[in-house]
This record gives sequence, C1' cells and structure tokens, in this order.
RNA sequence: GGGCCUAUAGCUUAACGGUAGAGCGCUGCGUUCGCAACGCAGAGAUAGGGGUUCAACUCCCCUUAGGUCCA
Repeated sequence: GGGCCUAUAGCUUAACGGUAGAGCGCUGCGUUCGCAACGCAGAGAUAGGGGUUCAACUCCCCUUAGGUCCA
C1' cells in the first nucleotide's frame, strides 16, 4: 500500500428498511432488626461525517479505531 471482518447502555450481546430489546451491573421503593436473595419501578446506547429512501442499527461512500490476510 491492497483485500476482508468488526464497532449498539458501564460490561456481554439481540434487532426483515417500519416503536432500539435482553442479561449482568447502577438508582429508588417494598420485603428484613440488618444484609443478601426476591418483587416492583426507573436512568442509561447505534464509532464520526455525508448520501439513497416516505422511513436507515440495517443499503452506499468517506474517515477513525481494532482484528486478520497478501505484498
């Protein structure tokens, strides 16, 4: 330098182009003498920038970061 893959919540991960979900974790409440466990409720995310589309996590282009292969 070129090819391919990956990027979603604090972590691990889902998601036919049509409401962004889950588990663990976190916060509050209940339960308890108290803690844990359990129950209820809540906060929290699409790597960045453009394009296509009525509508984009999803399709296309560029950039960034990581991985892998070739030279």